Predicted 3D model of a 347-nucleotide RNA (Bacterial RNase P class A) from a Burkholderiales bacterium. Of the family's consensus pairs, 92% are formed in the model. The sequence is in RNAcentral, with records from ENA. The source organism's lineage runs through Bacteria, Pseudomonadati, Pseudomonadota, Betaproteobacteria and Burkholderiales. Its Rfam family is "Bacterial RNase P class A". By type it is a ribozyme.

[in-house]
RNA sequence: GGAGUCGGCCUGGCAGCCGCUGUGGCGCAAGCUGCAGAGGAAAGUCCGGGCUCCGUAGAGCGGGAUGCAGGGUAAUUCCCUGGCACGGCGACGUGACGAACAGGGCCACAGAGACGAGUCCUGAGGUGCAAGCCUCAGGGGUGAAACGCGGCAACCUCCAUCCGGAGCAACACCAAAUAGGCAAGCGCCGUUGGGAUCAGUUCUUAACGACAGGCCGGCUCGGCCGAAGCUUGCGGGUAGGUGGCUAGAGCCCGGGAGUGAUCCCGGGCCCAGAGGAAUGGCUGCCGGCCCCGUCGGGUUCGCCCGGUUGGGGUGCACAGAACCCGGCUUAUAGGCCGGCUCCCGCU
Repeated sequence: GGAGUCGGCCUGGCAGCCGCUGUGGCGCAAGCUGCAGAGGAAAGUCCGGGCUCCGUAGAGCGGGAUGCAGGGUAAUUCCCUGGCACGGCGACGUGACGAACAGGGCCACAGAGACGAGUCCUGAGGUGCAAGCCUCAGGGGUGAAACGCGGCAACCUCCAUCCGGAGCAACACCAAAUAGGCAAGCGCCGUUGGGAUCAGUUCUUAACGACAGGCCGGCUCGGCCGAAGCUUGCGGGUAGGUGGCUAGAGCCCGGGAGUGAUCCCGGGCCCAGAGGAAUGGCUGCCGGCCCCGUCGGGUUCGCCCGGUUGGGGUGCACAGAACCCGGCUUAUAGGCCGGCUCCCGCU
């Protein structure tokens, strides 16, 4: 210098204007003002926990998951270290990596034959007129594997270990209107006539009178409606509201133990909390990135790498918290740092 491998990190910066959410201060109020306000994956919801409720899960059956050894952790299917197998010159990467004399099942193509049985070729022996048949020994070929207690368990199975279910739309509290439920109070009337009924009772209708209650915004007067419900209280649920809701297996710095994952000690810090759901929009400068031009170097002549005082383009990767953590997986433009390996050159 080139090629590679592993790990860690950043995720545009500054300023101005207008807003949004939470919270503090001032103010009678209107309002003014301070502070804080998405991620490394907030994603997929695939594992594991916390928390809540149902329940009391002791045992058995069934079902599911996991599977080398040791360790880490709240826990794991995660992580670390080591072994083994495979790939790579190497750094390193990948691996459901228990059991095939408990049983069942399967082994493509080729091959005579794939674990049941059998016989492609040769030889020897026996038998038979012969073809052939029986026994024994050997061989060629096919194939991943050829009789060897073969291979396959990401086939059933066996063994060992673990696993109750649902999830913050969990759950708890407050609680309107309307319609149900329960209880109490008031009312569902009186007279006369007609009709139904044999008649009584009852039903219905008309007129008049009275009345609970309602309406005319409130009060008084007055008016109107009015036989059926009206008023009050209690209780459950809904809408709505509040809590759960963010101080936590938390973050930073230093020291120590350990190969490491990780753990221990000391000091410091508070770092979104919305909820039909805030964290945004616009502008300017700087910085990225892309294209053209230009310069230098390399070239397998396709192009590649680096610089640039020039011109143009682009808001600029993936993406958007929703109870909270630990993992895994997936998406991701550009950039920074470090360990290690191999090759070439020079000393």